[in-house]
Context: one part of a larger RNA
Molecule: large-subunit ribosomal RNA, domain IV
Organism: Deltaproteobacteria bacterium
RNA sequence: CCCUGGUUAAGGAACUCGGCAAUCUAGCCCCGUAACUUCGGGAGAAGGGGUGCCUUUGCCGGUUGCACGGAUUUACUCCGUGAGGCCAGAAAAGGUCGCAGUGAAUUGGGGGUUGCGACUGUUUAACAAAAACACAGGACUCUGCAAACUCGUAAGAGGAAGUAUAGGGUCUGACGCCUGCCCGGUGCCGGAAGGUUAAGGGGAUGGGUUAUUCACUUCGGUGGAGAAGCUCAGAACCGAAGCCCCGGUAAACGGCGGCCGUAACUAUAACGGUCCUAAGGUAGCGAAAUUCCUUGUCGGGUAAGUUCCGACCUGCACGAAUGGCGUAACGAUCAUCCCCGCUGUCUCGACCAGGGACUCA
Numbered sequence: 001c002c003c004u005g006g007u008u009a010a011g012g013a014a015c016u017c018g019g020c021a022a023u024c025u026a027g028c029c030c031c032g033u034a035a036c037u038u039c040g041g042g043a044g045a046a047g048g049g050g051u052g053c054c055u056u057u058g059c060c061g062g063u064u065g066c067a068c069g070g071a072u073u074u075a076c077u078c079c080g081u082g083a084g085g086c087c088a089g090a091a092a093a094g095g096u097c098g099c100a101g102u103g104a105a106u107u108g109g110g111g112g113u114u115g116c117g118a119c120u121g122u123u124u125a126a127c128a129a130a131a132a133c134a135c136a137g138g139a140c141u142c143u144g145c146a147a148a149c150u151c152g153u154a155a156g157a158g159g160a161a162g163u164a165u166a167g168g169g170u171c172u173g174a175c176g177c178c179u180g181c182c183c184g185g186u187g188c189c190g191g192a193a194g195g196u197u198a199a200g201g202g203g204a205u206g207g208g209u210u211a212u213u214c215a216c217u218u219c220g221g222u223g224g225a226g227a228a229g230c231u232c233a234g235a236a237c238c239g240a241a242g243c244c245c246c247g248g249u250a251a252a253c254g255g256c257g258g259c260c261g262u263a264a265c266u267a268u269a270a271c272g273g274u275c276c277u278a279a280g281g282u283a284g285c286g287a288a289a290u291u292c293c294u295u296g297u298c299g300g301g302u303a304a305g306u307u308c309c310g311a312c313c314u315g316c317a318c319g320a321a322u323g324g325c326g327u328a329a330c331g332a333u334c335a336u337c338c339c340c341g342c343u344g345u346c347u348c349g350a351c352c353a354g355g356g357a358c359u360c361a
Stems, first nucleotide, its partner, number of pairs: 001356008010347002014345001019342001027051005036041001038174001052096006059089001061087004067081005072075001097101001109340004114335002116331002121133002137172007149158003175326004180256003185253002187249005194244003200238002205233005212225005257275005284318001285315001296312005
């Protein structure tokens, strides 16, 4: 010097990103207990008092039970009272010892504000336990049973020995108050008149081959036309779904404006004009887990506060089941700020014990 414990004057968070760590607190009994609240809770709220041992006194309860009384179905019966014995308990009075009586050990520190998530649960085995996941509840959607859906090439199986109060998928996430506008785009659902249209049907027409035939010929052939058959190409026309098209649908994917002017101080603009759009953000909330400028401005708390709380609204870039705003209870150190208590966290160190390090063997 390091590790693990213990003690510490005065101060008491001045430490630090942050009271991290370590103290404090603690059991049982009695008194007492706020806001808020879903009336269950909050709550062991908070905050006080008591606590050992001895003696005495009655008391409550259990058990056993001599005895007595009553009842009848007269029995080894039932019911009630109850001396005495034993066990357990709480209380009161008096006394007594210590610094100290839950004498050791086990054994909550508390309160207030706000954010997030309702809650109990689940998770990154071995750096994250959370505001993430799940959840009960809500909604949409598919599915009529040989169900939808999933696994399998299939047989088959699960779904389900279930049957729409059932089952699958997706989103949201207790509860309370609510959930606005837009269907132009994308998706989904419905429609079938028209447009487009595959295979296929259809075959107009054209090509190849050649029996045959014509012309020429150096008689070897060369050139032209060309039926039937075979064969190749193939237009019009017919032709389903889909797409185009028509309509619906946002708790489907998603989206939810700009400029200019205007009131008798100023400022502001209930109001007007204009452009664009499918429609221009409603309620509620708002410098927020979202605010760049920003330590916004005002108020509170401090002597002093980039954090915190309450407001304002100029929302760079909140906003309504990608849910909005509240909310009692709950949360291992979930996150933020403050207060009381308490302390070696610190001012600022010191000492003690054990184990290392170090020296020697």